[in-house]
RNA sequence: CGGGGUGUAGUUCAGUUGGUAGAAUGCACGCAUGGGGUGCGUGAGGUCUCCGGUUCGAAUCCGGACACCCCGA
Numbered sequence: 001c002g003g004g005g006u007g008u009a010g011u012u013c014a015g016u017u018g019g020u021a022g023a024a025u026g027c028a029c030g031c032a033u034g035g036g037g038u039g040c041g042u043g044a045g046g047u048c049u050c051c052g053g054u055u056c057g058a059a060u061c062c063g064g065a066c067a068c069c070c071c072g073a
Stems, first nucleotide, its partner, number of pairs: 001072007010025004019056001027043006049065005
């Protein structure tokens, strides 16, 4: 320098044909136990990496930027 992939909750990841953003785990609180472990329930937590475009509507489509990974030179 060229090509490809990934970027979503603290962490690991779903979300596919555009229509109010989810799970597991972790965290807080409550219940069960004499207490712990553990189990169950409730709750908080996200401007979906950033900028712009298309659309009534974008995590999703298009362009650019950034970070990381892979391949090539």

This is a predicted structure of a 73-nucleotide RNA (transfer RNA) from a Candidatus Gottesmanbacteria bacterium. Rfam family: tRNA. By type it is a transfer RNA. Model confidence (mean pLDDT): 81 of 100.